[in-house]
RNA sequence: GGGAUGCUAGUUCAUUGGUAGAACGUCUCGUUGACAUCGAGAAGGCAAAAAGUUCGAUUCUUUUGCAUCCCACCA
Numbered sequence: 001g002g003g004a005u006g007c008u009a010g011u012u013c014a015u016u017g018g019u020a021g022a023a024c025g026u027c028u029c030g031u032u033g034a035c036a037u038c039g040a041g042a043a044g045g046c047a048a049a050a051a052g053u054u055c056g057a058u059u060c061u062u063u064u065g066c067a068u069c070c071c072a073c074c075a
Stems, first nucleotide, its partner, number of pairs: 001071007010024004018055001026042005048064005
């Protein structure tokens, strides 16, 4: 320098155009002599950034950034 994949909740991941969910974690309540387990509930993200297409975008397109990988070049 060229190419591929990824970026969504604190963490790991779903959601292939109609106002975003799960597991674990956190908090509250119940249960216990207490802890754990278990049960019930709650908080928590406008989706890396910007622009475009669309009635409508996490989802499609472009650019940029970051991460991982492959190739090439120099040493």

Record summary
Transfer RNA from a Candidatus Pelagibacteraceae bacterium, 75 nucleotides, folded computationally. The coordinates come from a structure-prediction model, not an experiment, and the mean pLDDT is 82. It matches the Rfam family "tRNA". Taxonomically the source falls in Candidatus Pelagibacteraceae (Bacteria, Pseudomonadati, Pseudomonadota, Candidatus Pelagibacterales). The sequence is in RNAcentral, with records from ENA.